[in-house]
RNA sequence: AAUCGGGCUGGCGAUGAGGCUCGCCCGAAUUGUCUUCUCCAGACUGAUGGCCUCUACGAAAGA
Numbered sequence: 001a002a003u004c005g006g007g008c009u010g011g012c013g014a015u016g017a018g019g020c021u022c023g024c025c026c027g028a029a030u031u032g033u034c035u036u037c038u039c040c041a042g043a044c045u046g047a048u049g050g051c052c053u054c055u056a057c058g059a060a061a062g063a
Stems, first nucleotide, its partner, number of pairs: 010025004016054006032044004
C1' cells in the first nucleotide's frame, strides 16, 4: 500500500418537497423499457424503492 473487520457519521434507490417505511453503499450504492451487432435513430411508462400528502407537468369530463 492492498485487503478484511468494527465504531461514528453520512449517502443512494431513471427529474422536486415533507412524513413513514424497506433495501443497498463506504467511494461505492445510482444512471428506465423496447427495436437496432454497437452507435445513430425510432417508440413507450413514471415526479414514489413502496405508502400518504404537496408542487410541476400530461389526459378526460363538468361548473
Molecule: Fluoride riboswitch aptamer (crcB RNA motif)
Organism: Anaerolinea thermolimosa